[in-house]
RNA sequence: UUUGAAAAAGGCAAACUAGCUGUGAGGCUAGGACGCAAAGCUAUGGGUCUUCACUGAAGAUCGCCAGGCCGCCAUAU
Numbered sequence: 001u002u003u004g005a006a007a008a009a010g011g012c013a014a015a016c017u018a019g020c021u022g023u024g025a026g027g028c029u030a031g032g033a034c035g036c037a038a039a040g041c042u043a044u045g046g047g048u049c050u051u052c053a054c055u056g057a058a059g060a061u062c063g064c065c066a067g068g069c070c071g072c073c074a075u076a077u
């Protein structure tokens, strides 16, 4: 540097439930695993969603896609 078929050290954790929080989309913690090889970080572009005083503004989402940054294991060179 390539690849992610199989495996493995280890990792994350959807729905749902409980508590807290926000007008809301949502967020946090615990339980729980549908899945994930970046489901690690980042709202830069697009998408989707929310609120408001709606040609707009302020927000949410990176487990929707793309971009940027960084990394584990295995694999081939």
Base pairs, nucleotide, nucleotide: 001076003074004073011036012035016031017030018029019028020027021026034063040069041068042067044066045065046064047061048060049059050058051057052056
Source information:
Model confidence (mean pLDDT): 85 of 100. c-di-GMP-I-GGC riboswitch aptamer from a Planctomycetota bacterium, 77 nucleotides, folded computationally. It matches the Rfam family "c-di-GMP-I-GGC riboswitch aptamer". Rfam links the family to the GO term cyclic-di-GMP binding. The source organism's lineage runs through Bacteria, Pseudomonadati and Planctomycetota.